[in-house]
RNA sequence: GAGUUUGAUCAUGGCUCAGAUUGAACGCUGGCGGUAGGCUUAACACAUGCAAGUCGUGCGAGAAAGUAUCUUCGGAUAUGAGUAGAGCGGCGGACGGGUGAGUAACGCGUAGGAAUCUACCUAGUAGAAGGGGAUAGCCCGGGGAAACCCGGAUUAAUACCGUAUACCUCCUUCGGGAGAAAGAAGGCCUCUCUUUGAAGCUUUCGCUACUAGAGAAACCUAAGCGAGAUUAGCUUGUUGGUGAGGUAAAGGCUCACCAAGGCGACGAUCUCUAGCUGUUCUGAGAGGAAGAUCAGCCACACUGGAACUGAGACACGGUCCAGACUCCUACGGGAGGCAGCCGUGGGGAAUCUUAGACAAUGGGCGAAAGCCUGAUGCAGUCAUGCCGCGUGUGUGAAGAAGGCCUUCGGGUUGUAAAGCACUUUCAGUUGUGAGGAAAGGGUAGCGGUUCGCCAGAGAUGAUAAUGACCAUCUCUGGUAAAGAAACCCCGGCUAACUCCGUGCCAGCAGCCGCGGUAAUACGGAGGGGGUUAGCGUUGUUCGGAAUUACUGGGCGUAAAGCGCACGUAGGCGGACUGAUCAGUUAGAGGUGAAAUCCCAGGGCUCAACCCUGGAACUGCCUUUAAUACUGUCAGUCUAGAGAUCGAGAGAGGUGAGUGGAAUUCCAAGUGUAGAGGUGAAAUUCGUAGAUAUUUGGAGGAACACCAGUGGCGAAGGCGGCUCACUGGCUCGAUACUGACGCUGAGGUGCGAAAGCGUGGGGAGCAAACAGGAUUAGAUACCCUGGUAGUCCACGCCGUAAACGAUGUCAACUAGCCGUUGGGGGGCUUGUCCCUUUAGUGGCGCAGCUAACGCGAUAAGUUGACCGCCUGGGGAGUACGGCCGCAAGGCUAAAACUCAAAUGAAUUGACGGGGGCCCGCACAAGCGGUGGAGCAUGUGGUUUAAUUCGACGCAAUGCGAAGAACCUUACCUACUCUUGACAUCCUCGGAACUUAGCAGAGAUGCUUUGGUGCCUUCGGGAACCGAGUGACAGGUGCUGCAUGGCUGUCGUCAGCUCGUGUCGUGAGAUGUUGGGUUAAGUUUUGUAACGAGCGCAACCCUUGUCCUUAUUUGCCAGCACGUAAUGGUGGGAACUCUAAGGAGACUGCCGGUGAUAAACCGGAGGAAGGUGGGGACGACGUCAAGUCAUCAUGGCCCUUACGACCGGGGCUACACACGUGCUACAAUGGUCGGUACAGAGGGUUGCCAAGCCGCGAGGUGGAGCUAACCCCAGAAAAUUUAUCGUAGUCCGGAUUGGAGUCUGCAACUCGACUCCAUGAAGUCGGAAUCGCUAGUAAUCGCGAAUCAGAAUGUCGCGGUGAAUACGUUCCCGGGCCUUGUACACACCGUCCGUCACACCAUGGGAGUGGAUUGCACCAGAAGUAGGUAGCUUAACCUUCGGGAGAGCGCUUACCACGGUGUGGUUCAUGACUGGGGUGAAGUCGUAACAAGGUAGCC
Repeated sequence: GAGUUUGAUCAUGGCUCAGAUUGAACGCUGGCGGUAGGCUUAACACAUGCAAGUCGUGCGAGAAAGUAUCUUCGGAUAUGAGUAGAGCGGCGGACGGGUGAGUAACGCGUAGGAAUCUACCUAGUAGAAGGGGAUAGCCCGGGGAAACCCGGAUUAAUACCGUAUACCUCCUUCGGGAGAAAGAAGGCCUCUCUUUGAAGCUUUCGCUACUAGAGAAACCUAAGCGAGAUUAGCUUGUUGGUGAGGUAAAGGCUCACCAAGGCGACGAUCUCUAGCUGUUCUGAGAGGAAGAUCAGCCACACUGGAACUGAGACACGGUCCAGACUCCUACGGGAGGCAGCCGUGGGGAAUCUUAGACAAUGGGCGAAAGCCUGAUGCAGUCAUGCCGCGUGUGUGAAGAAGGCCUUCGGGUUGUAAAGCACUUUCAGUUGUGAGGAAAGGGUAGCGGUUCGCCAGAGAUGAUAAUGACCAUCUCUGGUAAAGAAACCCCGGCUAACUCCGUGCCAGCAGCCGCGGUAAUACGGAGGGGGUUAGCGUUGUUCGGAAUUACUGGGCGUAAAGCGCACGUAGGCGGACUGAUCAGUUAGAGGUGAAAUCCCAGGGCUCAACCCUGGAACUGCCUUUAAUACUGUCAGUCUAGAGAUCGAGAGAGGUGAGUGGAAUUCCAAGUGUAGAGGUGAAAUUCGUAGAUAUUUGGAGGAACACCAGUGGCGAAGGCGGCUCACUGGCUCGAUACUGACGCUGAGGUGCGAAAGCGUGGGGAGCAAACAGGAUUAGAUACCCUGGUAGUCCACGCCGUAAACGAUGUCAACUAGCCGUUGGGGGGCUUGUCCCUUUAGUGGCGCAGCUAACGCGAUAAGUUGACCGCCUGGGGAGUACGGCCGCAAGGCUAAAACUCAAAUGAAUUGACGGGGGCCCGCACAAGCGGUGGAGCAUGUGGUUUAAUUCGACGCAAUGCGAAGAACCUUACCUACUCUUGACAUCCUCGGAACUUAGCAGAGAUGCUUUGGUGCCUUCGGGAACCGAGUGACAGGUGCUGCAUGGCUGUCGUCAGCUCGUGUCGUGAGAUGUUGGGUUAAGUUUUGUAACGAGCGCAACCCUUGUCCUUAUUUGCCAGCACGUAAUGGUGGGAACUCUAAGGAGACUGCCGGUGAUAAACCGGAGGAAGGUGGGGACGACGUCAAGUCAUCAUGGCCCUUACGACCGGGGCUACACACGUGCUACAAUGGUCGGUACAGAGGGUUGCCAAGCCGCGAGGUGGAGCUAACCCCAGAAAAUUUAUCGUAGUCCGGAUUGGAGUCUGCAACUCGACUCCAUGAAGUCGGAAUCGCUAGUAAUCGCGAAUCAGAAUGUCGCGGUGAAUACGUUCCCGGGCCUUGUACACACCGUCCGUCACACCAUGGGAGUGGAUUGCACCAGAAGUAGGUAGCUUAACCUUCGGGAGAGCGCUUACCACGGUGUGGUUCAUGACUGGGGUGAAGUCGUAACAAGGUAGCC
């Protein structure tokens, strides 16, 4: 920096990612070289080999094989050889190498210190004399399986012991005392001695004592280097002193005595964890994490203990003891210690060769040669890391083939390949250089120079030799593109996209999340992206994370202020002066190992790597200086704080007394049937007299009005009145004190209600409990009762949403308006004004805040101190501890689980929230449905099939404006396969047509007639038949892939935009407010101003008039004519027709209203306030409906899911529902007469007159392509007559018979007519529908579809009402507002028990292990002390012995071990407690809205 909580936003907050890193591991892959690294686990166990020896110039001794000679064949001699191998002795095995178990410590790092030691090395001083006794080896003997041991004899030393000496050292009582030594090798031989030679001398090495140095070691101090307080007290050699002992040395290091100290909240003790550092990784830094390799220190060496030797050890490859383990054994005893280098087993995700060499560097020994060296230098192995190189380079478009995609045109892979040309690094192969590392050094010999000789040392010259690596690096010849590319990813974060397969499957996933038939997220492919001999995954650490915040966070509501105060430690602290210099600042010096990091230069061809130099190491110490600030000390001051005096207000506290109203109870009176209670009731009380009312009495509790965002108190809290005691506060004044202050971890006190204990009290109220209701239930809400309790005294408890969700103190920073208590001032003296101070409230500027909000009473700007927070859940829980009588409180985790949880605000939606308004929404009315019969549609059932779709409103007389066949999609049976239909190709034929046979038909087999049109003569067009393959075809699936169309909210008044403004933002404003309207209609106000889609208007129709026109319509006037008729001439007035105009706009008047908009009333007018009706349907909602109108993506079928055809079905029928028709009758039925429409339709048609039939209809044929003719008689109405309240003269279902019509065909399954039949039904339960005027109701007429078939649908006119007070309620809708835990939006969200599965965890009779405290037993080896026993070379001796030593015994200390009893911790445990998670379970519905009883603590 990004992703992720939300519909969206801002914030808070966690989770996750991108980076770097690694001693890594795993998966796939793997050409070369350089360089570094390689058991992080079992400090588990180890076979074999090697890792520490060396010195003959310290010492005594001393083989064998072999060879040669001799031999008596037994052997001997010489050589080998003073060799090998041992021993005594010296030095070294305390270094080097390994490991990190232990250790929280002077262990480490830094800086200091004083009381020490030091072999080898360097320098210096002095010495090195003279004696003695042993002993190993060897030899002999013995024991033992072995390891090994014992005895005897003999022997040497630079082994051991005295003596002498002592510059010097140590001790000292200052008199003195004590203490050393070793020789070896080479040379000389002048001097001394008899030759050899010895002595002597000399050189080198060694030796002794001492001093100094270097380097090493030991000790002490300061502050620093993990976690836990759910470890708070620890300590008896403990702390100190005196004395003694001990040590190399200070020291309780040890001991005796004395004192009672010492450590600890600045974290002692205890527990857990851990080697420390230079450094390494990360990070901008500060930090955080780590402590492999390399380097310094420490610790350890099978586990525990111990000492010896030594300069140095309490000793990795030494000793002793104990223990465990392993091995050998003759069972008696013995041996061993890879955390050295290899290696083995084991453990583990995981880490190498039982290699070669001392050539170099270094170490040990040695005079040296040299020997030893698993240190080291090298090789092997491993992509484990880092670095470098290569796997070719150039050219090459026919943009090849193939692959993939495709809109079928093409695109892409892609200059990529092929082809052509070129090059040869690396690997491989051939040689070369005897390359580099090696050149110093050593040794021997020689020559010369300096010091007197020799010798030695230094310089120089000369000579000879030495390589593990190594088949080395480099160089070179030749060969041929020849031998050399993978891995991960492609939804977002995050660079990179398509196809196929799959179908919530298989799978992916770091987080968010993908997958349920069109997956850029799974698997494959093509293409692309990234890195590259590697790539990815997993793990680790830091970063991002300001997510522990020193740098650099917070706490009103997100996690977070202790309930409040007092106060200890601590922290912080007013003004002035002086001193000091601890902090602070500056300079200098020392130190801060090397390596590392950084910079510069250099060396490997570069780089990694290495070398040289510099810088740095931010630290610590010492010292010098400065003195502002802080500290400290001293002195002073008054502004903080306190004090004194005088006033003031108050439900501040405690105790005592006292008052009235009311409730209840008791007594008495009056009085009579109810009272009480509720939504409604009941339980309850009452004729034994209630309730009501009057009087009197008893008792307890609480104090109406005053009363107030009034007062007091630290908080909790405090309310009648009076008195007593008492705390604090405020104001005014002051000549007092002089910083006495603030905060406050622990601590102490106070602390509502409830609860607990003891004793009182008890009127009312009231948990529990009982009863009555409510309810599906009702352990509740409501009602009637009612006990603890509430009250008092004393004592506990110690918690609350103890809240201002805001710690205390101090300072500063605009105003305005109230109110309480004081003080001052002013006048106009008031219910006044100004001002000041202490409280207490409301707004509000700046500022702050995520926003809400806060705003001198801060959440602003600062300072001081304290408390607290670090994702949600688990959990304020468990365990432990402390407190409590108990209830419980305080302190306070983890496992596990989720990717969120949360705050504020926004837009919606919703509310059994509020306000305003509208609608046939209710109300007021009229008529229906629901009951009957029938029609029709649906469900269900049935069926071979009952094709399919539509399902609350908004499916159900719907698609269907019309299923006998057809339709038809369904079923059954029979058939066809380029197909019933389209295009292309080939061949043939005109097309077409007649007839017969078979068949249910489709179809099949025969058969008659017929040779057409155009032509450039090649042929062409249309049509038919056959064939082949591309293809046709599908009412098959998906309306949740779609277009189009439609329904619905809803003809509701809404839905938006631009610019501006406001807001961090989502968004808001506009569109809200006051009026008004049918209307977001309009007006006004207004940070908005405008605009768009909707509303309205424009359109059609209807209502009035005018103009024009006049046939088929009309007929007033003028004529003619008829029985009669606009019948005829004519007319154009009227009606009508159909074109165009006019008219209505709140225009006019009055009133109301803001003078506006508008409303009300009126006039005029045919019509009056959108005149009536229609068409017209905003943004959107419902994944609403339709793949079966049509179109269409994808999928599916292809001799069938396609096509043809006969028959059947869609018409079934115990039932249920919707929509209708007809009725139940007298406002009626029936018979007869009479009258008045409108709008339509008609040539495959409408069909007149006439005639026939009871009728449906038949016949007939005129007229009409229609203002002409026809359908066509309108019916209600009206008028006579009849019926007389009945299942009827109502009603017409059903059924029988007879017919008519349409049609190939009325059986399944048409309509109609006539005769006969005459069901149910007497106005319809709960419930429910329509309608506000030419409307409802009622009456008929027409049309579309259609051969025929309406009670349906769409139209038309006739007759023609009733009612609307009004908006409380039901339903739906609009606007504003409010709450919200909803946003899939209340058909929402969501809680708890129970049941089931899994997971982790607490308790648990206990059980097992680890560790540890205390008490006791025990006591190996060892050391120290003691010592009666035994033994004893050096010295002394008076020769008896002694001194001394050793063994033994014993005491002290002490390891292992044992017993008892506690603590801590881990594991496990029948059973049990809660917790978490899980998909659909069960029961309720607690919470979110007034969540239906406000919620919460």